[in-house]
Molecule: Glycine riboswitch aptamer
Organism: Thermohalobaculum sediminis
C1' cells in the first nucleotide's frame, strides 16, 4: 500500500400505526380504547460455530414490556467522510 471486519463521531436518505374520546389546559398530565414495529427489551430456534451436545452465537421472524400513531424528535438499516482497534495478502 491494498482488501475486508469492529467501534466512535459527522453528513444525507429512512417506513408503519387514531392530529381519537373525556377531563386537566398549549406538542404536556391524568383516564380510556383502538393501532404499529425499524431504538432498546424479551421469545422461538432458520441459521452459524464445534467431532457431538442437555454448550455458545443468533433475525429485519415472533410479542409488543418499553417505545410510537399530524409536526418536531426519535428511529432499524443503507450510503459517503473522519478517527482508533484488531486481521488478512
Nucleotide at each position: 500500500c491494498g482488501c475486508a471486519u469492529c467501534c466512535c463521531g459527522c453528513c444525507g436518505g429512512g417506513a408503519g400505526a387514531a392530529g381519537c374520546c373525556g377531563g386537566a389546559c398549549c406538542a404536556u398530565c391524568c383516564g380510556g380504547u383502538g393501532c404499529c414495529g425499524a431504538a432498546g427489551g424479551a421469545g422461538c430456534a432458520a441459521c452459524c460455530g464445534c467431532g457431538c451436545c442437555u454448550c455458545g452465537g443468533a433475525a429485519a421472524c415472533u410479542c409488543u414490556c418499553a417505545g410510537g400513531c399530524a409536526a418536531a424528535a426519535g428511529g432499524a438499516c443503507c450510503g459517503g467522510c473522519g478517527g482508533g482497534g484488531a486481521g488478512c495478502g